[in-house]
RNA sequence: UCCGGAUAAAGGCAAACCUGACUGAAAGGCAGGGGCGCAAAGCCACAGGUCUAAGGUUUCCAUACUAUGAUGGCUGGGCUGCCAAU
Numbered sequence: 001u002c003c004g005g006a007u008a009a010a011g012g013c014a015a016a017c018c019u020g021a022c023u024g025a026a027a028g029g030c031a032g033g034g035g036c037g038c039a040a041a042g043c044c045a046c047a048g049g050u051c052u053a054a055g056g057u058u059u060c061c062a063u064a065c066u067a068u069g070a071u072g073g074c075u076g077g078g079c080u081g082c083c084a085a086u
Base pairs, nucleotide, nucleotide: 005083012038013037017033018032019031020030022029023028036073042079043078044077046076047075048074049071050070051069055066056065057064
């Protein structure tokens, strides 16, 4: 220097839920509280999956279909990072 994640150390993030005269059609996002968990639960929508359906199509009406929207804490992949025992 490289690999390596343990009853290490220093730290980090923040699930459900609650609140919001915030944002969005919604899913969701954001902020505050909260802490289930996470060795990348840091970043990236390329591929797949999943969620939503404003708009569009359909239906006598209900409804159904559809992503250009969302999800990185669904999976794969890409990039970057702290400290490291056996």
Molecule: c-di-GMP-I riboswitch aptamer
Organism: Effusibacillus lacus